[in-house]
RNA sequence: GAUUUAUAAAGAAGGGUGGAGAGAUUAGGCUCUACGAAGCCCUGGCAACCUUUCUGUCAUCUGACGGAAAAAGGUGCCAAUACCUAACCUCGAGUAAUUGGGGAAAUGAUAAAUU
Repeated sequence: GAUUUAUAAAGAAGGGUGGAGAGAUUAGGCUCUACGAAGCCCUGGCAACCUUUCUGUCAUCUGACGGAAAAAGGUGCCAAUACCUAACCUCGAGUAAUUGGGGAAAUGAUAAAUU
């Protein structure tokens, strides 16, 4: 890098360095940012995917699907729903331009397994 499966309206920030951008990509919007962006480092934290313990149901050769708890280790994460919208389906408002709600995708992200 590729494939498969799962997850996302919750949660968690300080310091150093750096010096102008950042919020994945394209467009529009909106937001953050010299009261210091991204990146990198340190410390702290959040969560519970991997992990451990207890446990229910089904299965029966040790598995499948749940529930509760833990947090040493491997990752991840710590503005705003994955910041919002876009093409599709659907219910509304409006003469119209346009616009509000819901759904399912696509894409990206992260984890685990395989390669």